[in-house]
RNA sequence: CGGCUGACUGUCCAAAAAUGGUGGCAGCCUCUUGGGGAAACCCAAGAGUGGGAACUGGGUGAAUUGCGGGAAACCUAAUGCGCGCGAGCGCGAUGGCAAUCCGCAGCCAAGCCCGAGGGACGCCUCGGGAAGGUUCAGAGACUAAGCGCCCAGCGCCUAAGGCCGACAAGGCGAUGGCGAUGAGAUAGUCCACGUCCGAGGGAAACCUCGGG
Numbered sequence: 001c002g003g004c005u006g007a008c009u010g011u012c013c014a015a016a017a018a019u020g021g022u023g024g025c026a027g028c029c030u031c032u033u034g035g036g037g038a039a040a041c042c043c044a045a046g047a048g049u050g051g052g053a054a055c056u057g058g059g060u061g062a063a064u065u066g067c068g069g070g071a072a073a074c075c076u077a078a079u080g081c082g083c084g085c086g087a088g089c090g091c092g093a094u095g096g097c098a099a100u101c102c103g104c105a106g107c108c109a110a111g112c113c114c115g116a117g118g119g120a121c122g123c124c125u126c127g128g129g130a131a132g133g134u135u136c137a138g139a140g141a142c143u144a145a146g147c148g149c150c151c152a153g154c155g156c157c158u159a160a161g162g163c164c165g166a167c168a169a170g171g172c173g174a175u176g177g178c179g180a181u182g183a184g185a186u187a188g189u190c191c192a193c194g195u196c197c198g199a200g201g202g203a204a205a206c207c208u209c210g211g212g
Stems, first nucleotide, its partner, number of pairs: 002029005008023001012021003030047007055153006065105006074096002080091004106134003112129007138191001140190005154179004162172003195212007
């Protein structure tokens, strides 16, 4: 760079809408280097050579708090700088908004590991731990469930230990691995945002509050 897939109505265009095209972002497809591993493969950085593809069933629905560090594009342009006789014009975030990247503490359903106690048994209770989650939506509330977590099965890959074999060639065989990204709210309902008026802060963008 290209393709397929994913989320963002989000960059822009079209549409009454549902959506479609397109955009950047992300995952995978091929390879290189470094690390882990017996290997398959995993992690990180980079490159660009590119066909297809992303399993099934069941279970769980809890916690949802306090604090802290970053951030692109986009919006505005005060101080400042440049141009202008001048009115002004231009540049320009240290301002704003924010896709999102995280850290600490606390907390958490089913399941897993360890310890203790109770029980006739099934099992129950308490404490600790690992992964994962919450914090982390648009301020947020609620329901469902998955692309989260758990259990089982299926497909594909590898074969260390082990077993067979003649001491061989080789064969068998997962306790190993892969089955992507998307959830910083996914599908929905509500409320908010949107819009108008007013008040306050601010140079503005914008922020907070009240009301239609």